[in-house]
Context: one part of a larger RNA
RNA sequence: CUCUGGUUAAGGAACUCUGCAAACUAGCACCGUAAGUUCGCGAUAAGGUGUGCCACAGCAAUGUGGUCUCAGCAAAGAGUCCCUCCCGACUGUUUACCAAAAACACAGCACUUUGCAAACUCGUAAGAGGAAGUAUAAGGUGUGACGCCUGCCCGGUGCUCGAAGGUUAAGAGGAUUCGUUAGCAGUAAUGCGAAGCGUUGAAUUGAAGCCCGAGUAAACGGCGGCCGUAACUAUAACGGUCCUAAGGUAGCGAAAUUCCUUGUCGGUUAAAUACCGACCUGCAUGAAUGGCGUAACGAGAUGGGAGCUGUCUCAACCAGAAAUUCA
Numbered sequence: 001c002u003c004u005g006g007u008u009a010a011g012g013a014a015c016u017c018u019g020c021a022a023a024c025u026a027g028c029a030c031c032g033u034a035a036g037u038u039c040g041c042g043a044u045a046a047g048g049u050g051u052g053c054c055a056c057a058g059c060a061a062u063g064u065g066g067u068c069u070c071a072g073c074a075a076a077g078a079g080u081c082c083c084u085c086c087c088g089a090c091u092g093u094u095u096a097c098c099a100a101a102a103a104c105a106c107a108g109c110a111c112u113u114u115g116c117a118a119a120c121u122c123g124u125a126a127g128a129g130g131a132a133g134u135a136u137a138a139g140g141u142g143u144g145a146c147g148c149c150u151g152c153c154c155g156g157u158g159c160u161c162g163a164a165g166g167u168u169a170a171g172a173g174g175a176u177u178c179g180u181u182a183g184c185a186g187u188a189a190u191g192c193g194a195a196g197c198g199u200u201g202a203a204u205u206g207a208a209g210c211c212c213g214a215g216u217a218a219a220c221g222g223c224g225g226c227c228g229u230a231a232c233u234a235u236a237a238c239g240g241u242c243c244u245a246a247g248g249u250a251g252c253g254a255a256a257u258u259c260c261u262u263g264u265c266g267g268u269u270a271a272a273u274a275c276c277g278a279c280c281u282g283c284a285u286g287a288a289u290g291g292c293g294u295a296a297c298g299a300g301a302u303g304g305g306a307g308c309u310g311u312c313u314c315a316a317c318c319a320g321a322a323a324u325u326c327a
Stems, first nucleotide, its partner, number of pairs: 002321007010313002014311001019308001027051005036041001038145001052067006068072001080306004086300001087298002092104002108143007120129003146293004151223003156220002158216005165211003171205002178198003183192003224242005251285001252282001263279005
């Protein structure tokens, strides 16, 4: 020097990505307790008082004796607090060994399948689960308490229903073709060739599906452009035009989403790319791929304040350990 503890003048976050770490607080009794709120909470909110009293002795710390209460902790153990905002409602679950979270789950909501020998899952099958259940049940999918809500588009893809027409398999069907040859013709070569057998296989018939017609978005998904216009200017309630299945409604918005960007304005600071509140020009928000709020909750993320401190100004000392050196 390093490590583990301890103490520290004055200051008190000036440290630093960040109060990381440390410190402060802490029990019990009493007083007192805000906004907000789903009226349960918030709450141990916050903040404060006491933790003995009496008599005597002593300068005092304290000592001796007495006395009361459910409760006068002090060895150990034993909350720091407040304000704002984001996300997730909550208690839970998770990457055994770098991630505990805003991820998963969740109650609730919705869609959808299933009439029981259920759908669905496992198994070649027998069989089993579902269930010794029966639609207030069971399976699948999405969303995720609660409050207010959840707009438009069915053109594409999917699903459901439909069945007139078109297309369409095996199968049915068997026209036709070819082979073979009894026989016939021929001097012969060879030609023709019935039946049978074999081969080929046309027309016709032939389901679902697809084409086709509807429905369906809490199914997968999607939700425009250009030009002009008001008596300052600016802007455009208004008009025109092109395209589309339909052109983004309510909300929210530089956001866990904003590139330009440290946008602009206000607040906080002496000073702020941060934070909070607004604006809207949304590169590229938006409604169960849920939208916006929200009390309570959180070893979650951000910002601010009080207290407190060796985090720092700026370092010092003490104890122990290890290391090193000497014996």
The part of an RNA shown here (large-subunit ribosomal RNA, domain IV) has 327 nucleotides and comes from Helicobacter labetoulli. Rfam family: Bacterial large subunit ribosomal RNA. Rfam links the family to the GO terms structural constituent of ribosome and ribosome. The full RNA is in RNAcentral, with records from SILVA. The prediction has a mean pLDDT of 87.